The part of an RNA shown here (large-subunit ribosomal RNA, domain II) has 711 nucleotides and comes from a Candidatus Nanoarchaeia archaeon. RNAcentral holds the full RNA, with entries from ENA.
Context: one part of a larger RNA
RNA sequence: GCCAGGGAGUUGAUCUAAGUGGCGAGAAUAAUUCGUAAUAAGAAGCAUUCGUAACGAAAGUAAAAUCUCGCAGUUUACGAGGAGAUAGGUUUUAAUCAGUCUAAGUCACUUGGGUCUAACCAGAAACCAAGCGAUCUAAUCUUGGGCAAGGUGAAGUGGUCUUAACAGACCAUGGAGGCCUGAAGGGAUUCUGUGUGCAUGCGACCCUAUGACCUGAGAUUAGGGGUGAAAAGCUAAUCGAGCUUGGUGAUAGCUGGUUCCUAUCGAAAUAUGCCGAAGUAUAGUCUCAAGCGAGAUAGCUAGGAUUGUAGAGCUACGGAUUUGGAGGUUAGGGGUAGAAAUACCUCGCCUUCUUGUCCAACUCCAAAUGUCCUAGCGUUGUAGACCUUGGGAAUCAGGGGAGCGCGGUAAGCGUGUUUUCCAAUAGGGGAACCACCCUCUCUAUAGUUAAGGUCCCAAAAUGCUAAUUAAGUGUGAAAGGGUGAAGGGUGUAUAUCUGCUUAGACAGCUGGGAGGUUGGCUUAGAAGCAGCCAUCCUUUAAAGAAAGCGUAAUAGCUCACCAGUCAAGGAGGUAUGCCCCGAAAAUGGACGGGGCUAAAUUAGCUACCGAUACUAUAGACUCCAGAAAUGGAUGUGGUAGAUAGGCGUUCUGUAAGGACAGAAGUUUUCUUGUAAAAGGAGAUGGACCUUAUAGAAAUGAGAAUCCUGGC
Numbered sequence: 001g002c003c004a005g006g007g008a009g010u011u012g013a014u015c016u017a018a019g020u021g022g023c024g025a026g027a028a029u030a031a032u033u034c035g036u037a038a039u040a041a042g043a044a045g046c047a048u049u050c051g052u053a054a055c056g057a058a059a060g061u062a063a064a065a066u067c068u069c070g071c072a073g074u075u076u077a078c079g080a081g082g083a084g085a086u087a088g089g090u091u092u093u094a095a096u097c098a099g100u101c102u103a104a105g106u107c108a109c110u111u112g113g114g115u116c117u118a119a120c121c122a123g124a125a126a127c128c129a130a131g132c133g134a135u136c137u138a139a140u141c142u143u144g145g146g147c148a149a150g151g152u153g154a155a156g157u158g159g160u161c162u163u164a165a166c167a168g169a170c171c172a173u174g175g176a177g178g179c180c181u182g183a184a185g186g187g188a189u190u191c192u193g194u195g196u197g198c199a200u201g202c203g204a205c206c207c208u209a210u211g212a213c214c215u216g217a218g219a220u221u222a223g224g225g226g227u228g229a230a231a232a233g234c235u236a237a238u239c240g241a242g243c244u245u246g247g248u249g250a251u252a253g254c255u256g257g258u259u260c261c262u263a264u265c266g267a268a269a270u271a272u273g274c275c276g277a278a279g280u281a282u283a284g285u286c287u288c289a290a291g292c293g294a295g296a297u298a299g300c301u302a303g304g305a306u307u308g309u310a311g312a313g314c315u316a317c318g319g320a321u322u323u324g325g326a327g328g329u330u331a332g333g334g335g336u337a338g339a340a341a342u343a344c345c346u347c348g349c350c351u352u353c354u355u356g357u358c359c360a361a362c363u364c365c366a367a368a369u370g371u372c373c374u375a376g377c378g379u380u381g382u383a384g385a386c387c388u389u390g391g392g393a394a395u396c397a398g399g400g401g402a403g404c405g406c407g408g409u410a411a412g413c414g415u416g417u418u419u420u421c422c423a424a425u426a427g428g429g430g431a432a433c434c435a436c437c438c439u440c441u442c443u444a445u446a447g448u449u450a451a452g453g454u455c456c457c458a459a460a461a462u463g464c465u466a467a468u469u470a471a472g473u474g475u476g477a478a479a480g481g482g483u484g485a486a487g488g489g490u491g492u493a494u495a496u497c498u499g500c501u502u503a504g505a506c507a508g509c510u511g512g513g514a515g516g517u518u519g520g521c522u523u524a525g526a527a528g529c530a531g532c533c534a535u536c537c538u539u540u541a542a543a544g545a546a547a548g549c550g551u552a553a554u555a556g557c558u559c560a561c562c563a564g565u566c567a568a569g570g571a572g573g574u575a576u577g578c579c580c581c582g583a584a585a586a587u588g589g590a591c592g593g594g595g596c597u598a599a600a601u602u603a604g605c606u607a608c609c610g611a612u613a614c615u616a617u618a619g620a621c622u623c624c625a626g627a628a629a630u631g632g633a634u635g636u637g638g639u640a641g642a643u644a645g646g647c648g649u650u651c652u653g654u655a656a657g658g659a660c661a662g663a664a665g666u667u668u669u670c671u672u673g674u675a676a677a678a679g680g681a682g683a684u685g686g687a688c689c690u691u692a693u694a695g696a697a698a699u700g701a702g703a704a705u706c707c708u709g710g711c
Base pairs, nucleotide, nucleotide: 001711002710003709004708005707006706012116013115014114015113016112017111018110019109020108021107022106023105026050027049028048032044033043034042054061055060064086066085067084068083069082073078074077087102088101089100090099091098120257121256122255123254127247128246129245130244131243132242138221139220140219141218142217143216144215145214146213147211149181150180151179152177156173157172158171159170160169161168185208186207187206190204191203193202194201223239225235226234227233260646261645262644263643264642265641270283271282272281273280274279284395285394286392287391288390289389290388291387295380296379297378299377300376301375302374303373304372305371306370311365312363313362318359319358320357324353325352326351327350328349329348332347333346334345335344336343337342398422399421400420401419402418403417404416405415406414407413427438428437429436442619443618444617445616446615447614448613452609453608454607455594456593457592461606463605464604465603466602467601468600474596475595487581488580489579491578492577493576494575495574496573497572498571500569508565509564510563511562512561514538515537516536519533520532521531544559547558548557549556620636621635622633623632624631625630647700649697650696651695652694653693654692655691656690657689658688665684666683667682668681669680670679671678672677
């Protein structure tokens, strides 16, 4: 890992609701007793409980069978229930107001739910108690044992020398030391070697090795305790509180799991409170039942009301702000004139006129949409809506798109709001893709379309008309999974405007491009061409006191300008379409791919393909009408969840059966049923089994790092 078997809402009590049944202003007995083989049937037992009256803290006081409307129904006026109005009891009070109440229960069984009980199953870390442990290890005690060999050479001692003496020197001897090297022994530095072998090993290097040394045996200290040269180390492979057993099925708002079928409806991820934020209560949203009895209202149209957003505006306010003008202020700064008073100029400030802008916290204005009311249409409702009451939930982490915000450089970012989708929705398209587009899914068959497509992969046009693009641009609705900017292009197309042009344009080629003059100044020089000033006149077809190169300065070469030659268009601007440059990311690489010059792009046309959509036919189910036949539906996606009806397993009662002429089981195959499942036949097997009905449950497995076994 697979297979087989096992494996999770149970028990009692109590409260509550519904269903069924008994009795009913009453209902029921409990313990117990009798009875008996019995704890059976049956009988007794009315203690007690609930109900029949409420209100009030209490003393206490103490309630209509009134009237109107009216559903079903029938006699159009009655009218069970029902609704409303008065009235009544009581509390408070001088009195009102206000609150509450004014006649069906109770017992049993079944089912849903609440609480307690281990309480659907599995799962802690922990807490407490009583015991067991120092054969491991820590420390200590008692008693034993062990440490090859070598080196060094302390004190002391002897001798010699020396000294007045002490001291001292030298030579021997001696053999000290938490001394040195290094076996045994003990340890554990590094390789961050190797290694998981039933659990710390192995190898090499390394430290220590007469000591605070190592070690045998026997003892002592025990769990909030011990021991500790202290690492929260060690205390039997267990230690920031050992192990065993018990309390104990501790508790877990957390995690995982929770077993047959079909049908009807079908959510919420919000608000408020909470030591609340992974939870829970109430409301909201879902479902089921009952009651009532006539309206309800998503949509559209019209009318009326409401609003202060988008936009816009600012001599309409508040605030910000540009230009120009006029006037005022001298108690502002600076300046001029004057001896001073003072006068004038300028800047500033204020007022006014003009001009140019802006605002989430500005508004003289002001939409669309929205919201409310009324009416009509539509939809829906006596086949019972809306509403009311009651039972049962789930939900309280949401997410994406679009519109409008706020925060952020930004984000598949955070946080709001409106709407929609996913969640809980399948199918077709988008290469693949939860929420983008189409469309909503009972079963089967056939056809028609949607989005999107029609060269091949791959169903359908290598369709048609007119253009554009030469960049493989592109082959994308948009997006995730990029965009392709500013700025450029004598790429190309279209439209339009303004000049020139057979009196010859544009480009090319040939020729000219002069004189006063080297203009004046400056300067060593300055001659068209370093710089400053001026920039005239003449001859001309034309020619600048010179646009550029050049020289030390000249010179020299071009240009503007003119003529000739040639012969038909040419120059400039504006706008638009496509295209190009700008254009850089990490494995090799993406239009889905192949590939395509259309199979790209733009504008239009006609066919076809294409879905669970639509249509047709047949069938099933749900709801409704109906005695039925049959008919109607604008019915039949669905997680959490509510509700309903069934299938199967084991056992029991009652009734009825089958089986050695072959039961159960196993296996192959066929049939029936929407399904759970059921039935038949064959083979195997060799002794029990089933149907109907009622009842009772240890009643259904694929998952729980599930348990046991097998392979």
Rfam family: Archaeal large subunit ribosomal RNA. The coordinates come from a structure-prediction model, not an experiment, and the mean pLDDT is 81.